Predicted 3D model of a 346-nucleotide part of an RNA (small-subunit ribosomal RNA, central domain) from a metagenome.
Model confidence (mean pLDDT): 86 of 100.
The RNAcentral record of the full RNA draws on SILVA.
Context: one part of a larger RNA
RNA sequence: UUGGGUUUAAAGGGUGCGUAGGCGGGUUUAUAAGUCAGUGGUGAAAGUUUGCGGCUCAACUGUAAAAUUGCCAUUGAUACUGUAGAUCUUGAGUACAGUUGAAGUAGGCGGAAUGUGUAAUGUAGCGGUGAAAUGCAUAGAUAUUACACAGAACACCGAUUGCGAAGGCAGCUUACUAGACUGUAACUGACGCUGAGGCACGAAAGCGUGGGGAGCGAACAGGAUUAGAUACCCUGGUAGUCCACGCCGUAAACGAUGAUAACUCGCUGUUGGCGAUAUAUAGUCAGUGGCUAAGGGAAACCGAUAAGUUAUCCACCUGGGGAGUACGCUCGCAAGAGUGAAACUC
Numbered sequence: 001u002u003g004g005g006u007u008u009a010a011a012g013g014g015u016g017c018g019u020a021g022g023c024g025g026g027u028u029u030a031u032a033a034g035u036c037a038g039u040g041g042u043g044a045a046a047g048u049u050u051g052c053g054g055c056u057c058a059a060c061u062g063u064a065a066a067a068u069u070g071c072c073a074u075u076g077a078u079a080c081u082g083u084a085g086a087u088c089u090u091g092a093g094u095a096c097a098g099u100u101g102a103a104g105u106a107g108g109c110g111g112a113a114u115g116u117g118u119a120a121u122g123u124a125g126c127g128g129u130g131a132a133a134u135g136c137a138u139a140g141a142u143a144u145u146a147c148a149c150a151g152a153a154c155a156c157c158g159a160u161u162g163c164g165a166a167g168g169c170a171g172c173u174u175a176c177u178a179g180a181c182u183g184u185a186a187c188u189g190a191c192g193c194u195g196a197g198g199c200a201c202g203a204a205a206g207c208g209u210g211g212g213g214a215g216c217g218a219a220c221a222g223g224a225u226u227a228g229a230u231a232c233c234c235u236g237g238u239a240g241u242c243c244a245c246g247c248c249g250u251a252a253a254c255g256a257u258g259a260u261a262a263c264u265c266g267c268u269g270u271u272g273g274c275g276a277u278a279u280a281u282a283g284u285c286a287g288u289g290g291c292u293a294a295g296g297g298a299a300a301c302c303g304a305u306a307a308g309u310u311a312u313c314c315a316c317c318u319g320g321g322g323a324g325u326a327c328g329c330u331c332g333c334a335a336g337a338g339u340g341a342a343a344c345u346c
Base pairs, nucleotide, nucleotide: 004317005316006315007300008299012314014201015200016199017198021194022193023192025088026087027086028085029084030083031082033081034080035077036076037075038074039073040072041071042070048066049065050064051063052062053061054060091191092188093187094186095184096183097182098181099180100179103177104176105175106174107173108172109171110154114150115149116148117147118146119145120144121143125136126135162169163168206247207246208245209244210243211242215241216240220236221235222234223233258313259312260311261310262309263308266291267290268289269288270287271286272285273284274283277280295302296301319346320345321344328339329338330337331336
């Protein structure tokens, strides 16, 4: 490179937007660049291949043809691709009328619980465990009551629910912002798909500055357990967890399944619309679950939300280890991240 692959064997980028590029709906006119056909020129000789010869044969060699799959010019063809023009509406978008949700950002408010403080009642234990002890408590704890303060999280509803590109999102409410779906078929008229680089977003942990700090809790200390116990269990407890701003840019970032479009036997739930008939549904559009036929698959299984049948574009894989390491470069305050080998070895 060809070919083959990427749920689980190696392999889908964490996600989106989008540049170049690649690919691209129906009808029609022109053109003739690609494409196809004819003709002319050229494509050295030798070699190769084929026919016929020459050395007794062969190797070798003579001669003729073919081939030289190419390039140039020219004359035509116009189905497809391209280019230019016109036009269409089903792709895409807009408008209008509705619907919908834990979608986002900022503010306000709420109750339960927990902890602490003050006051009161009250007296000897509380707490914890497999059992204990450390710990707390006569300086009055635990328990109970009242009041106050603080921070964090939002029971029930709650679901195989819903929303979001992904990460993710849950008390109530206000403002602002974005989306999706349905219906009408009014408008634009291919405006589309994918997307190397690029840009943006991106859990948790971690980092910087300033706040905050109730509960929980790496590290740490103590008590147990044990042969030991740098653990599991218990009592404490600092960073952190929370907020604002700025970094980091990684995860089993998972559906371990890239995006878009089309097609393909059925059954049964559910969410949001519309809804002929007439008040509860048939049906239908968009999601979201379960089971299965064909088909696929090594199997598990997938099965209209495909891992089936096809098309376009991107990403990635090529034996195990060495190694996601070294070196170099880029980014970062750092931690580190990205890119990413080889020797050697089996």